[in-house]
RNA sequence: AGUAGAGUAAAUAUUGUGCGUUAAGUGCUAUGGGAUGGGAUGUUGCUCAUAGACGAAGGCUUUGCCGCGGUACAAUAUUGCGUCCACUACU
Repeated sequence: AGUAGAGUAAAUAUUGUGCGUUAAGUGCUAUGGGAUGGGAUGUUGCUCAUAGACGAAGGCUUUGCCGCGGUACAAUAUUGCGUCCACUACU
């Protein structure tokens, strides 16, 4: 120097443990923040706060069980950065 590759945020599925079912959460809109391959920059996506609108599946044989929720977390699998530099392998 050339070629190839790995790695983010996160998404989906399965399993497990919870939470709600006395309606929180999820999803939607607006405004303002935050973190986002090892570094710089930036996009997509993610996320937090506030405000607003909308809105649900309970049942049973009740120390519990079966459901339900675009529910939370964890594990596993698959997927997963544009440019420059860095990293790994080869030449």

THF (Tetrahydrofolate) riboswitch aptamer, 91 nucleotides, folded computationally. The model forms 94% of the base pairs in the Rfam consensus. It was read from a public genome assembly, where an Rfam model found it.